Context: one part of a larger RNA
């Protein structure tokens, strides 16, 4: 546990769906639960003001009234707000429809260059690496150069602060099937929305487990070198892996280190996609130019920040919800529990130290 923060000082969950629950356009009647007025009952005494009064005074005590007891409760009334109800509404939101954009996704076919290996043919004594050796390869003929064939992997140019995706991520060609959004008509529904505690699904690479594959690279390991030394950087090999099917794992500087949704607040100036319009045209999906709308850059008004920067894609200015932090170590540790085959993940301290 109030407050105050959360791009870089602790702090925004890797993401996205959603269940509770907070929240929630416009407008009209009812209800009168919340809310507010009034007014009954109850809120024990001592405590506390305030008068008076006993004790020779005062503390102290009696005694009258008052406050307090911040509530509960019974009754009447109000009707703006929030509820709940019963309609209406169309700007949130969702639908339809149109023609477009994309490396969104899945699954099958299908291509290309290099690579390595093989097999024939040419050729002959080095090749290969290096700062500069040397392990290595080579007279059983390499390196080279044509010619064929085989085998994984990968996908050059186009490639662009370009483009789609929640995010992770996505890149030759074709088809199937499939999800998403931008705009444009303003036709339909008629708040149906926002956020989301638990859950649930996704989630690089490395790992794990079973079955296949295995070119190229290449943790581990062997070995040459560089050093004083070299468990490294360099070089020569190489095994798990990287490939592909089915399953696990569930983390990562999963970063815009910057939850999400909505609304408002000066602009220049590229870019992508879309719409509506102008000029020019070698009439092409063509060149240029203005407008709006979605997206993405970069500069930068006010502002806002400890600064750096940040700025209509907010770090401004408000609104909702949800997450997190609270000196440093000790520690993302121990211990318990949940889950995995394991690895180890999630939740997750404390003594002591400073």
């Nucleotide at each position: 546990u109030u407050g105050g923060g959360c791009c870089u000082a602790a702090a925004g969950c890797g993401u996205u769906c959603g269940u509770a629950g907070c929240c929630g356009g416009u407008u009209u009647g009812a209800u009168a639960a919340g809310u507010c007025u009034c007014u009954g009952g109850u809120g024990a005494a001592a405590u506390c003001c305030c008068g008076c009064a006993g004790c020779u005074u005062a503390a102290c005590u009696g005694u009258g009234g008052g406050a307090c007891u911040u509530g509960c409760u019974g009754g009447a009334g109000a009707u703006a707000c929030u509820a709940u109800u019963a309609g209406a509404c169309u700007u949130g939101a969702g639908g339809u429809c149109g023609g477009g954009a994309g490396a969104g996704g899945u699954u099958a076919g299908g291509g290309g260059u290099a690579c390595u290996c093989c097999c024939a043919g040419g050729g002959u004594a080095g090749g290969g690496g290096u700062g500069a050796a040397a392990u290595c390869c080579u007279a059983u003929a390499a390196u080279c150069c044509u010619g064929g064939g085989a085998g994984g992997a990968c996908c050059a140019c186009c490639u662009g602060u370009g483009g789609c995706g929640a995010a992770g991520g996505c890149g030759c060609c074709u088809a199937a099937c499939u999800g998403g959004a931008a705009c444009g008509a303003a036709c339909c529904u008629g708040a149906c929305g926002g956020u989301g505690a638990g859950u649930a699904a996704c989630g690089a690479a490395a790992g794990c487990c079973a079955g296949g594959g295995g070119c190229g690279c290449g943790a581990a390991c062997c070995g040459g070198a560089u050093u004083a030394g070299a468990u490294a950087c360099c070089c020569g090999g190489g095994u798990a892996g990287u490939c592909c099917u089915g399953g696990c794992c569930g983390u990562a500087a999963a970063c815009g280190a910057u939850g999400u949704g909505g609304a408002c607040u000066u602009g220049g100036u590229g870019u992508u996609g879309g719409a509506a319009u102008g000029g020019c045209c070698u009439c092409g999906a063509g060149c240029u130019g203005c407008u709006c709308c979605a997206g993405u850059g970069c500069c930068g008004a006010a502002g806002g920040g400890a600064a750096g920067c940040u700025g209509u894609u907010a770090a401004g200015u408000c609104c909702a919800c949800c997450g997190c932090c609270u000196g440093g170590g000790a520690a993302g540790u121990a211990c318990g529990g949940u889950c995995g085959c394991a690895a180890g993940a999630c939740u997750g301290a404390a003594a002591c130290u400073u």
The part of an RNA shown here (small-subunit ribosomal RNA, central domain) has 354 nucleotides and comes from Methanobacterium sp.
Its mean pLDDT, the model's own confidence on a scale to 100, is 86.
Rfam family: Archaeal small subunit ribosomal RNA. A reference for the family is Yusupov et al. (2001), "Crystal structure of the ribosome at 5.5 A resolution", Science.
NCBI's taxonomy places the organism under Archaea, Methanobacteriota, Methanobacteriales, Methanobacteriaceae, Methanobacterium.